Overview: Predicted 3D model of a 96-nucleotide RNA (Glycine riboswitch aptamer) from a Sphingomonadales bacterium. Model confidence (mean pLDDT): 79 of 100. Of the family's consensus pairs, 91% are formed in the model. Its Rfam family is "Glycine riboswitch aptamer". Rfam links the family to the GO term glycine biosynthetic process. About the family: This family represents the bacterial glycine riboswitch. On this family, see Mandal et al., Science 2004: "A glycine-dependent riboswitch that uses cooperative binding to control gene expression".
[in-house]
RNA sequence: GGCAGUCGCGCGGGAGAGCGUAUCGGACGGUUGUCCGGUGCCGCCGAAGGAGCAACCGCCCCGGAAUCUCUCAGGCCAACGGACCGCGCGGCCGUG
Numbered sequence: 001g002g003c004a005g006u007c008g009c010g011c012g013g014g015a016g017a018g019c020g021u022a023u024c025g026g027a028c029g030g031u032u033g034u035c036c037g038g039u040g041c042c043g044c045c046g047a048a049g050g051a052g053c054a055a056c057c058g059c060c061c062c063g064g065a066a067u068c069u070c071u072c073a074g075g076c077c078a079a080c081g082g083a084c085c086g087c088g089c090g091g092c093c094g095u096g
Base pairs, nucleotide, nucleotide: 003096005092006091007090008089009088010087011086012085013084018042020041021040022039023038024037025036026035027034028033043076044075045074049072050070051069052068056064057063058062
């Protein structure tokens, strides 16, 4: 000096699940109605977050630990969000 690791930022990619039902409010509409939002009920999803167990790791007590499990939260047109991945920039680290 470079690679790897790690953190942050930017760009890109990024799944799943009711076009449910009842009611209230608003808008549109000549009427039956349509759309949006709130609340309740039923059904469902898991990849924000959260929780639990485990291979495994550390280890005095015990602790850490997933894309597994649970769905509290969140979500079920689109949008937003989105674990994770890629690229770029910067910081940390310094042979791993």